[in-house]
RNA sequence: GUCCCAGUAGCUCAGCUGGAUAGAGCGCGCCCCUCCUAAGGGUGAGGCCGGGGGUUCGAAUCCCUUCUGGGACG
Repeated sequence: GUCCCAGUAGCUCAGCUGGAUAGAGCGCGCCCCUCCUAAGGGUGAGGCCGGGGGUUCGAAUCCCUUCUGGGACG
């Protein structure tokens, strides 16, 4: 330098061929249970989907650009 992959909650990830309110597990707060703790049960908060722009009635999803990390080739 060229090309490929990844970036979504504090962490690890899902999200189909663009569709309706963006999810799961762990973690965290509160409550129940227990003599207490752990385990278990209930409930809640937490995100504008790496940034910017575009296409579209509608974008996490498609296009352009850019940033970060990883990889292949030279």